[in-house]
């Protein structure tokens, strides 16, 4: 620097679910659980994909009225790193 099919050593992490908190949601910390994982470590920069508070369109109720509720739609600046790339360091063997 490459490589990881099998093995060693220290070990490590921790999917569905239950729980408590936090968030509008998606989802996230913490506990307990292990489905898996050699980068299931850190980084939303690139593409997916969740989600739609807030704002933006439209229509409905009420109304003097630009305010306000309700529904549809659209949107990331929310989020996923265990969906793909990429970047950055890393245990172990091995050449």
């Nucleotide at each position: 620097u490459c490589u990881g099919a099998a093995a060693c050593a220290a070990g490590g992490c921790a999917a569905a679910c239950c729980u408590g908190c936090c968030g509008a949601a998606a989802g996230g910390c913490g506990g307990g659980g292990a489905c898996g994982c050699a980068a299931a470590a850190u980084c939303a920069c690139c593409g997916g994909c969740c989600u739609a508070a807030a704002g933006g369109a439209c229509g409905c109720u009420a109304a003097u009225g630009u305010c306000a509720g309700c529904g549809u739609c659209c949107c990331a600046g929310g989020g996923u790193a265990g969906c793909g790339g990429g970047a950055u360091c890393a245990c172990c063997a091995g050449g």
The RNA shown here (c-di-GMP-I riboswitch aptamer) has 95 nucleotides and comes from a Betaproteobacteria bacterium. Its mean pLDDT, the model's own confidence on a scale to 100, is 83. NCBI's taxonomy places the organism under Bacteria, Pseudomonadati, Pseudomonadota, Betaproteobacteria.